[in-house]
Molecule: transfer RNA
Organism: Tolypothrix sp. VBCCA 56010
């Protein structure tokens, strides 16, 4: 230098051929417990890596750019 793969919640990841952004753990709370831990239930949290476009409608499709990885020189 060129190609390929990944960027979504505090982490670790889904999310179907473009139609409502979701589980785990974790973190607040309530129960429970002498108290804490398990255990149960209920919450909070997202500019979906950044700019633009294409569409009624983008996490997804397109173009660029950024950072991690791989390959090949």
């Nucleotide at each position: 230098u060129g190609c390929c793969c990944a960027a979504u919640a505090g982490c670790u990841c889904a999310a179907c051929u473009g139609g409502c952004a979701g589980a785990g753990c974790a973190c607040u709370g309530g129960c429970c417990u002498u108290u804490g831990a398990a255990g149960u239930c209920a919450g909070u949290g997202g500019u979906u890596g950044c700019a633009g476009g294409u569409u009624c409608g983008a996490a997804u499709c397109c173009u660029g750019c950024u950072u991690g990885g791989g390959c090949a020189g």